Source information
Predicted 3D model of a 71-nucleotide RNA (transfer RNA) from Cucurbita maxima. Its Rfam family is "tRNA". Gene Ontology term of the family: triplet codon-amino acid adaptor activity. Its mean pLDDT, the model's own confidence on a scale to 100, is 82. The sequence is in RNAcentral, with records from Rfam.
RNA sequence: GCGCAUCUAGUGUAGUGGUAACAUAGUACCCUCCCACGGUAUUAAUUAGGGUUUGGUUCCUUAGAUGCGCA
Numbered sequence: 001g002c003g004c005a006u007c008u009a010g011u012g013u014a015g016u017g018g019u020a021a022c023a024u025a026g027u028a029c030c031c032u033c034c035c036a037c038g039g040u041a042u043u044a045a046u047u048a049g050g051g052u053u054u055g056g057u058u059c060c061u062u063a064g065a066u067g068c069g070c071a
Stems, first nucleotide, its partner, number of pairs: 001070007010024004018054001025043006047063005
């Protein structure tokens, strides 16, 4: 330099053209003599711009980041 893939809570993953889920983590409370475990509630996310569409996290495109391959 060229090509390919992937970007979703702090972290790890689902999801699909129609209001984004689970686990873990944080906080508060309950439980306990205390801790741990457990229970309840709560906090927190679709990489950015543009396009298509009634509607985009999803489809297209450009950029960025990361990874892989070739040179």